This is a predicted structure of a 73-nucleotide RNA (transfer RNA) from a Candidatus Aenigmatarchaeia archaeon. The coordinates come from a structure-prediction model, not an experiment, and the mean pLDDT is 83. Taxonomically the source falls in Candidatus Aenigmatarchaeia (Archaea, Nanobdellati, Candidatus Aenigmatarchaeota). RNAcentral holds the sequence, with entries from ENA.
RNA sequence: GCUGGUGUAGAUCAGCGGUUAGAUCGCGGCGCUCAGAACGCCGAAGUCGCGAGUUCGAAUCUCGCCACCAGCA
Repeated sequence: GCUGGUGUAGAUCAGCGGUUAGAUCGCGGCGCUCAGAACGCCGAAGUCGCGAGUUCGAAUCUCGCCACCAGCA
């Protein structure tokens, strides 16, 4: 340099172009307990890597850029 893949909550990852963007773990609160763990309930936490485009509508499609991973040279 070329090609492909990945980028979504603190972590690991889901997520057909259309509803409020979710799950598990973790974190906070409450219940339970003599007290913890476990369990149950509730909650906080997201400019969906950045910018532009297509579309009535984009996390999802297209283009450019950035970061990381793999292959080729």